[in-house]
Predicted 3D model of a 75-nucleotide RNA (c-di-GMP-I riboswitch aptamer) from a Desulfobacterales bacterium.
Of the family's consensus pairs, 94% are formed in the model.

RNA sequence: UUAUGUAAAAGCCAAACUAUUCGUAAGAAUAGGACGGAAAGUCACGGGUCUGAUCAAGAUAGCCGGACUGCCAUU
Numbered sequence: 001u002u003a004u005g006u007a008a009a010a011g012c013c014a015a016a017c018u019a020u021u022c023g024u025a026a027g028a029a030u031a032g033g034a035c036g037g038a039a040a041g042u043c044a045c046g047g048g049u050c051u052g053a054u055c056a057a058g059a060u061a062g063c064c065g066g067a068c069u070g071c072c073a074u075u
Stems, first nucleotide, its partner, number of pairs: 003074003012037002017032006035062001041068003045065003048060004
C1' cells in the first nucleotide's frame, strides 16, 4: 500500500423507549438505555424517503450510491 472481515483481542458508536430542552414540523441536543453496527466516523454531491402551504426552505450520513479519513486482525 492492496484486499478481506472467518476467529480473537483492545477499545468505539448507540436503535426503540423514557426524561428535559430546542424546533410549526420532519427532527435535533443532553442524560439514561442497548436493537444493532467494521466505518452506525465526517461531508447533503446524486438518488430515495420525510417535513413544510404543493412554494421558499429544511430533516435524514442508523435508506442507497459517492468523496475524504480511521481502529484491530489476516493478507
Its mean pLDDT, the model's own confidence on a scale to 100, is 85.